RNA sequence: UGCACAAGAACACUGAAUCGGAUCCGAAGCGGAUUCGAGCGGGGGAAAUCCCGGUAGGGGUGAGUGAGCCGGUCGGCUCUAGGGCACGUCUUUCAGCCCGAACCCGUCAACUAACCUCGCAAGUGUUGUGAAAGAGGAGCC
Numbered sequence: 001u002g003c004a005c006a007a008g009a010a011c012a013c014u015g016a017a018u019c020g021g022a023u024c025c026g027a028a029g030c031g032g033a034u035u036c037g038a039g040c041g042g043g044g045g046a047a048a049u050c051c052c053g054g055u056a057g058g059g060g061u062g063a064g065u066g067a068g069c070c071g072g073u074c075g076g077c078u079c080u081a082g083g084g085c086a087c088g089u090c091u092u093u094c095a096g097c098c099c100g101a102a103c104c105c106g107u108c109a110a111c112u113a114a115c116c117u118c119g120c121a122a123g124u125g126u127u128g129u130g131a132a133a134g135a136g137g138a139g140c141c
Base pairs, nucleotide, nucleotide: 010126011125012124013123014122018038019037020036021035022034023033024032025031039120040119041118042117043116044115049110057108058105059104060103061102066079067078068077069076070075082099083098084097085096089135090134091133092132093131094130095129
């Protein structure tokens, strides 16, 4: 000097999954437990309304739905509704690259004011998705 790997910080991405206190423990760098509040997200739950549905059950979170083919099954392939991809934020267009899962409730739930209740995880990136148009915020002069 170059290459590769690992860790940490910073900056970012998917996602609701962030912020700020109090008390206690330990420590003396940090951390852990409990609890409260704000914010964000989800579920249940009247009337009116909407409907119909019910064992071949039904339903919820989520973008993750459906079709075809192979296969004894597990599973695999192609496509697809839909979803995602820092350079302040949002919308649209074009092109490119990806995802198109998983889990839960337990016979039960349309919507739904009051009210009740739950979650704030997990994973990943740095040679990162580029361009165009518009809205409009902040800063500077």

The prediction has a mean pLDDT of 78. The RNA shown here (c-di-AMP riboswitch aptamer (ydaO/yuaA leader)) has 141 nucleotides and comes from a Vulcanimicrobiota bacterium.